[in-house]
RNA sequence: UUAUCAAGAAAGGUGAAGGGAUUAGACCCAGUGAAGCCUUAGCAACCCUCCACAUAAUUGGAGUAGGUGCUAAAUUCUACUUUUUAUUUUUUUAAUAAUUAGAUAGAUAA
Numbered sequence: 001u002u003a004u005c006a007a008g009a010a011a012g013g014u015g016a017a018g019g020g021a022u023u024a025g026a027c028c029c030a031g032u033g034a035a036g037c038c039u040u041a042g043c044a045a046c047c048c049u050c051c052a053c054a055u056a057a058u059u060g061g062a063g064u065a066g067g068u069g070c071u072a073a074a075u076u077c078u079a080c081u082u083u084u085u086a087u088u089u090u091u092u093u094a095a096u097a098a099u100u101a102g103a104u105a106g107a108u109a110a
Stems, first nucleotide, its partner, number of pairs: 001110005010040005018029003023079004041071003046067002048063005075105001080102002084098005
C1' cells in the first nucleotide's frame, strides 16, 4: 500500500488469577482452573498447487503437502461523523434512545 474481518474449527499437559488489543463505559469468560507456554487435533483458503477462460489484468472451480493465520460472544458492543424515527422540552436550540451508512483504531495476509 492492497484485500478481508456477522461463516468455520478444541482436547490434553503445565501454570495459578486473571482475561476479552489500548483508554472509558457496558456486557461477558474464569478455582467446574483465566492469561502464558508445550503437545496433539481441527478450521479456513491469504500465499501456494492443478484445471477452465483469457493478449493481459482478472474471473470461476478443485486440492491441502508446504509458509502464515485462526479454533467464546460481529474486531463482544458503544465512543467520531452521518441517515431516519421516537421521547423530553411551550417553540427553536438541545438532550436521550433506537437505527442507516461511513471514518478512526485494531487484527490477519500478500
Predicted 3D model of a 110-nucleotide RNA (SAM riboswitch aptamer (S box leader)) from a marine eukaryotic metagenome. Its Rfam family is "SAM riboswitch aptamer (S box leader)". Its family is annotated with regulation of gene expression in the Gene Ontology. Of the family's consensus pairs, 97% are formed in the model. Its mean pLDDT, the model's own confidence on a scale to 100, is 78.